[in-house]
RNA sequence: UCACUAGGGGUGCCCCGCUGCAUUAGUGCGGCUUCGGGCUGAGAUCACACCCUCCGAACCUGAUCCGGGUAAUGCCGGCGCAGGGAAGUGGAAUU
Numbered sequence: 001u002c003a004c005u006a007g008g009g010g011u012g013c014c015c016c017g018c019u020g021c022a023u024u025a026g027u028g029c030g031g032c033u034u035c036g037g038g039c040u041g042a043g044a045u046c047a048c049a050c051c052c053u054c055c056g057a058a059c060c061u062g063a064u065c066c067g068g069g070u071a072a073u074g075c076c077g078g079c080g081c082a083g084g085g086a087a088g089u090g091g092a093a094u095u
Stems, first nucleotide, its partner, number of pairs: 001091005006053004012039004017032006059084003065078004
C1' cells in the first nucleotide's frame, strides 16, 4: 500500500407539502415529512452505498458545553497527547 474475510459507525439543518392546537384571523406553538428543492460532508438511508477497525478523531460520551459564523444546523474552530471505541489473513513495494 492493495485484496479478502470479519467487525464497528452515522444519517443533521432549512424550504416546500400534509397535519394538530391556539388565535385578536395577521399569525403563533407543535407533529409528520414517502416524493421534490437548498446547506455541510466520504456518507444526511439510491445502502449490495460510504467511512473506519488499535500506527484507532470512523463514531460515542462530556454536551442542552465554549467561541465564531449561518436562513438554519452536531456549519467551522476549541474542548482533544480528555474518557471510550471495532482485527485477522494473504499479496505487492520499500528499507
Molecule: TPP riboswitch aptamer (THI element)
Organism: uncultured Cyanobium sp.